[in-house]
RNA sequence: CCCCAGGCCCCGUAGGGCGCGAGCUCGCGAAACCCGUCAGGACCGUGAAGGUAGCAGCGGUAAGUGACGCGAACGUCGCUGCGGAUCGCCUGGGGCAC
Repeated sequence: CCCCAGGCCCCGUAGGGCGCGAGCUCGCGAAACCCGUCAGGACCGUGAAGGUAGCAGCGGUAAGUGACGCGAACGUCGCUGCGGAUCGCCUGGGGCAC
RNA backbone atom coordinates (compact mmCIF):
# COMPACT_ATOMS: atom_id res chain seq x y z
C1' C A 1 0.00 0.00 0.00
C1' C A 2 -3.78 -3.63 -1.59
C1' C A 3 -7.64 -7.46 -0.65
C1' C A 4 -11.15 -9.95 2.70
C1' A A 5 -14.03 -10.09 7.28
C1' G A 6 -15.96 -7.73 11.57
C1' G A 7 -16.97 -3.35 14.56
C1' C A 8 -17.65 2.09 15.61
C1' C A 9 -19.53 6.74 13.50
C1' C A 10 -24.05 8.85 9.88
C1' C A 11 -29.25 8.15 7.69
C1' G A 12 -33.67 5.38 7.18
C1' U A 13 -36.85 1.36 8.61
C1' A A 14 -39.49 -2.92 11.45
C1' G A 15 -40.28 -4.79 16.20
C1' G A 16 -39.59 -4.34 21.48
C1' G A 17 -38.71 -1.63 26.51
C1' C A 18 -39.64 3.08 28.95
C1' G A 19 -41.96 8.06 29.19
C1' C A 20 -45.85 11.30 27.86
C1' G A 21 -50.63 10.95 26.28
C1' A A 22 -55.31 12.84 22.03
C1' G A 23 -59.27 9.68 21.97
C1' C A 24 -62.43 5.41 23.76
C1' U A 25 -65.05 2.64 27.81
C1' C A 26 -67.25 2.85 32.71
C1' G A 27 -68.54 6.14 36.79
C1' C A 28 -69.28 10.90 39.32
C1' G A 29 -71.07 15.51 37.99
C1' A A 30 -75.72 21.93 37.21
C1' A A 31 -78.59 25.82 44.51
C1' A A 32 -80.23 29.10 39.74
C1' C A 33 -78.53 30.87 34.78
C1' C A 34 -79.14 22.73 30.53
C1' C A 35 -82.94 19.13 28.67
C1' G A 36 -87.01 15.77 29.88
C1' U A 37 -91.00 14.35 33.13
C1' C A 38 -93.57 17.42 36.09
C1' A A 39 -97.09 15.52 42.38
C1' G A 40 -99.00 19.75 45.02
C1' G A 41 -100.39 24.50 44.02
C1' A A 42 -101.18 28.83 40.37
C1' C A 43 -103.47 30.75 35.83
C1' C A 44 -107.03 30.55 31.35
C1' G A 45 -111.95 28.39 30.74
C1' U A 46 -119.49 28.47 31.79
C1' G A 47 -117.36 23.72 32.78
C1' A A 48 -116.07 17.58 37.25
C1' A A 49 -114.32 19.37 29.40
C1' G A 50 -109.75 20.87 28.01
C1' G A 51 -105.34 23.63 28.21
C1' U A 52 -100.94 26.97 29.75
C1' A A 53 -96.70 28.12 32.44
C1' G A 54 -94.16 25.51 35.95
C1' C A 55 -91.75 24.97 41.98
C1' A A 56 -90.34 20.50 44.68
C1' G A 57 -88.97 15.51 43.43
C1' C A 58 -86.99 12.13 39.90
C1' G A 59 -84.25 10.99 35.38
C1' G A 60 -80.63 12.35 31.59
C1' U A 61 -76.48 14.83 30.33
C1' A A 62 -72.72 19.57 29.56
C1' A A 63 -68.24 21.96 31.15
C1' G A 64 -65.23 19.27 34.24
C1' U A 65 -63.48 15.13 36.90
C1' G A 66 -62.18 9.87 38.80
C1' A A 67 -60.30 4.71 37.22
C1' C A 68 -54.28 -1.24 39.03
C1' G A 69 -59.03 -0.20 32.16
C1' C A 70 -57.98 0.12 26.38
C1' G A 71 -54.92 3.29 23.68
C1' A A 72 -53.38 6.83 18.44
C1' A A 73 -49.52 10.42 17.89
C1' C A 74 -44.77 12.06 19.71
C1' G A 75 -40.11 11.41 22.33
C1' U A 76 -36.34 8.30 24.14
C1' C A 77 -33.24 3.59 24.72
C1' G A 78 -24.58 1.29 24.97
C1' C A 79 -32.37 -3.39 23.06
C1' U A 80 -32.83 -6.83 18.54
C1' G A 81 -33.06 -7.14 13.21
C1' C A 82 -32.96 -5.21 8.08
C1' G A 83 -31.48 -1.68 4.32
C1' G A 84 -28.53 2.40 2.79
C1' A A 85 -24.49 5.88 2.95
C1' U A 86 -19.25 6.62 3.76
C1' C A 87 -14.58 4.84 2.51
C1' G A 88 -13.25 8.68 8.43
C1' C A 89 -11.51 5.47 12.65
C1' C A 90 -10.49 0.59 15.13
C1' U A 91 -9.60 -4.97 15.26
C1' G A 92 -8.29 -9.67 12.93
C1' G A 93 -6.47 -12.55 8.70
C1' G A 94 -3.85 -12.71 4.00
C1' G A 95 -0.65 -10.59 0.07
C1' C A 96 3.08 -7.10 -1.87
C1' A A 97 7.03 -3.56 -1.08
C1' C A 98 10.74 -1.18 1.99
Molecule: Bacterial small signal recognition particle RNA
Organism: Gemmatimonadota bacterium